[in-house]
RNA sequence: AGUCGAAUAGCUCAAUGGGUAGAGCACGAGAAUGACAUUCUCGAGGUAGCGGGUUCGAAUCCCGUUUCGACAA
Numbered sequence: 001a002g003u004c005g006a007a008u009a010g011c012u013c014a015a016u017g018g019g020u021a022g023a024g025c026a027c028g029a030g031a032a033u034g035a036c037a038u039u040c041u042c043g044a045g046g047u048a049g050c051g052g053g054u055u056c057g058a059a060u061c062c063c064g065u066u067u068c069g070a071c072a073a
Base pairs, nucleotide, nucleotide: 002071003070004069005068006067007066010025011024012023013022019056027043028042029041030040031039049065050064051063052062053061
């Protein structure tokens, strides 16, 4: 070189027969308590590994490419 899989928020992961991208933890603010912990509410945070293509519209389909893992030799 070959085949398959993975890459999405700071971390762990969802969402796919194409239709405005979500959860938990962590983080910030507030409430409750004498205080801490816990609990509850709210908030900030990503345009999806990268580059193209198809489409009115792409995390999702197609092509190339990078990294990681598995398989076979």
The RNA shown here (transfer RNA) has 73 nucleotides and comes from a Planctomycetota bacterium. NCBI's taxonomy places the organism under Bacteria, Pseudomonadati, Planctomycetota. Rfam family: tRNA. By type it is a transfer RNA. The sequence is in RNAcentral, with records from ENA. Its mean pLDDT, the model's own confidence on a scale to 100, is 82.